[in-house]
């Protein structure tokens, strides 16, 4: 220097063919229990890596750029 892959919540991750951002695990709160700990039940927490473009509408598609992994020189 070129290829290809990946970035989504604190932490692992899913999200199809563009159309209300999801689980798990952990925090919070309340149930239960003399206490914890397991369970249940509701909650909060997220400009979807950055800027740009195409769209009526982008995590999702185009383009450059960061970062990390991989391979090729």
């Nucleotide at each position: 220097g070129g290829g290809c892959c990946g970035u989504u919540a604190g932490c692992u991750u899913a999200g199809c063919u563009g159309g209300u951002a999801g689980a798990g695990c952990g925090c919070c709160a309340c149930a239960u229990u003399u206490g914890c700990a397991a369970u249940g039940u509701g909650g909060a927490g997220g400009u979807c890596g950055g800027c740009g473009g195409u769209u009526c509408g982008a995590a999702u598609c185009c383009g450059c750029c960061a970062c990390g992994g991989u391979c090729c020189a």
Molecule: transfer RNA
Organism: Candidatus Berkelbacteria bacterium